[in-house]
RNA sequence: UUCGUCCAAGGCAAACCCGCCGCGAGGCGGGGACGCAAAGCCAUGGGUCUUGCAUAGCCGAGAUCGCCAGGCCGCCGAAA
Numbered sequence: 001u002u003c004g005u006c007c008a009a010g011g012c013a014a015a016c017c018c019g020c021c022g023c024g025a026g027g028c029g030g031g032g033a034c035g036c037a038a039a040g041c042c043a044u045g046g047g048u049c050u051u052g053c054a055u056a057g058c059c060g061a062g063a064u065c066g067c068c069a070g071g072c073c074g075c076c077g078a079a080a
Base pairs, nucleotide, nucleotide: 001079002078003077004076011036012035016031017030018029019028020027021026034066040072041071042070044069045068046067047064048063049062050061051060052059053057
């Protein structure tokens, strides 16, 4: 530097259920594991979703990084 076939220590946690918060998308905690080598962090671009409106526009305010891209940081191992 590239990669994730193999090894170690481990990590995260979809659906669903319970509690709390939110108009909502959804979030947080507990249980639970479908999966994940960035399923770590950042709403920067796009997508999707929610909500508001004398104006109905991708216009405002939001949600999602476990949709894609980009940025930052990073464990173990393999190859060169």